[in-house]
Predicted 3D model of an 80-nucleotide RNA (c-di-GMP-I riboswitch aptamer) from Desulfobacterales bacterium S5133MH16. The prediction has a mean pLDDT of 85. Of the family's consensus pairs, 95% are formed in the model.
RNA sequence: UCCAGAAAAAGCCAAAACCCGGGAGACCGGGUGACGGAAAGCUUACGGGUCCUUUUAAUAAGGAUGGCCGGGCUGCCUGG
Numbered sequence: 001u002c003c004a005g006a007a008a009a010a011g012c013c014a015a016a017a018c019c020c021g022g023g024a025g026a027c028c029g030g031g032u033g034a035c036g037g038a039a040a041g042c043u044u045a046c047g048g049g050u051c052c053u054u055u056u057a058a059u060a061a062g063g064a065u066g067g068c069c070g071g072g073c074u075g076c077c078u079g080g
Stems, first nucleotide, its partner, number of pairs: 002080004012037002017032006035067001041073003046070003049065006
């Protein structure tokens, strides 16, 4: 450096639900919590999907989701 894996070891993240706050909304932040995750780290100005708002004959624009999928970048441990 490449490939594979999570058995071990050290760890990491945190679903739903509830409480508080923000937002028109999808949803987001904090706390509790732990469904799960070998990248559940980052990237939507990389390509799709889904969701929200507005508009519409068709369309289109803006927003959200990285724990929807693929890609890209970065990273711990073990084995080859």